Predicted 3D model of a 401-nucleotide RNA (Bacterial RNase P class A) from Kistimonas sp. bin40. Taxonomically the source falls in Kistimonas (Bacteria, Pseudomonadati, Pseudomonadota, Endozoicomonadaceae).

[in-house]
RNA sequence: CAAGACAGCCGGGCAGCCGCUGUCUCCGGCACCUUGGUCCUGUAACGGGACGAAAAGUGGCGGAGGGGGAGGAAAGUCCGGGCUCCGAAGGACAGGGUGCCAGGUAAUGCCUGGGGGGCGAGAGCCUACGGAAAGUGCCGCAGAGAGCAGACCGCCGGUCUGGAGUCUUUUCCGGCCGGUAAGGGUGAAAGGGUGCGGUAAGAGCGCACCGCAUGGCUGGCAACAGUCCAUGGCAGGGUAAACCCCACCCGGAGCAAGACCAAAUAGGAAUUCGUUGGCGUGGUCCGCGCUGAAUUCGGGUAGGUCGCUUGAGGUGCGCGGUGACGCGCAUCCCAGAUGAAUGGUUGCCAGAAGUUUCCCUUGAAACUUUACAGAACCCGGCUUACAGGCUGUCUUGUCGC
Repeated sequence: CAAGACAGCCGGGCAGCCGCUGUCUCCGGCACCUUGGUCCUGUAACGGGACGAAAAGUGGCGGAGGGGGAGGAAAGUCCGGGCUCCGAAGGACAGGGUGCCAGGUAAUGCCUGGGGGGCGAGAGCCUACGGAAAGUGCCGCAGAGAGCAGACCGCCGGUCUGGAGUCUUUUCCGGCCGGUAAGGGUGAAAGGGUGCGGUAAGAGCGCACCGCAUGGCUGGCAACAGUCCAUGGCAGGGUAAACCCCACCCGGAGCAAGACCAAAUAGGAAUUCGUUGGCGUGGUCCGCGCUGAAUUCGGGUAGGUCGCUUGAGGUGCGCGGUGACGCGCAUCCCAGAUGAAUGGUUGCCAGAAGUUUCCCUUGAAACUUUACAGAACCCGGCUUACAGGCUGUCUUGUCGC
């Protein structure tokens, strides 16, 4: 200098003018409530109604000031929770989810660190990673043969008063029978691999080493690993992101949850079942609780307040840990809208890309464009989209010292 890998951050800045919205404080004014009071009315007494100051309270309106106001993905709605409601909230089956080990977390299908396998020269990246010796299914075509297999070309042996040849019993060709799976072929894959011995020719048939299985030993919490030991000639191979088996986990519905206030209507009509029934927040059964439930037609309301933002919260420092993260101290409050606020405009500057002009070159000037994208109960993840820019560590190559 170039190429690459991993991690983190920003995602325009400044100023002026006009504008929106939550909250806090102050000022002004309106309405309501209401004591004393005034008026009317009634009683033996207690009362009732109307008006209505000040102070306090409640709710709007206007003004001034302080301070705040979309994301790193707010997106997808794929997961996990907090929270709210239902269910005496229990059990079983079915169903669903996850799938190496150990940790982290409120929890997860997430994250961290390891192990196995694969990719890469490497830094690193991917992993739907339990079980094929419980069973079933599938492996097209080709090929002899792809579950308990098989002989196409071959090799070997025997036989045919077969044929050819002939130095006279050896050689070659063909038919039939038997042996074989070492060589060749087909295929993604062919019943372990290499070598030696053995055989008529061959074959774990035997042996050595490797591989595989079982048991032990060593290291590791473990998954696993091993120039380790012993035994065994040794279960054809793949596929479970096929059915299946195994282990662990799982109530449901969801802020349009739910609670309160106000108002209106028709306490409506019909049908079916009815304690041997019906209902009870996924299905079936049992249990338990309650005593009515379901369907159709018709009518009213759809307004307001809360939920609604102080949190498994952010930031800084220290300690522990390889790490995810945890603990402690300090500090901060950082949107709460409701047809839906957080904006518009002008100027200057910065980065990048393109075009034009000037220029020996470095470069200079002008113009145009400048990402993905908008909270709606909240939080933790994952996935997807993203113009441009910055930083750090590591790998490889080239050149120079």
Its Rfam family is "Bacterial RNase P class A". Rfam's curators write: Ribonuclease P (RNase P) is a ubiquitous endoribonuclease, found in archaea, bacteria and eukarya as well as chloroplasts and mitochondria. It is annotated as a ribozyme. It was read from a public genome assembly, where an Rfam model found it.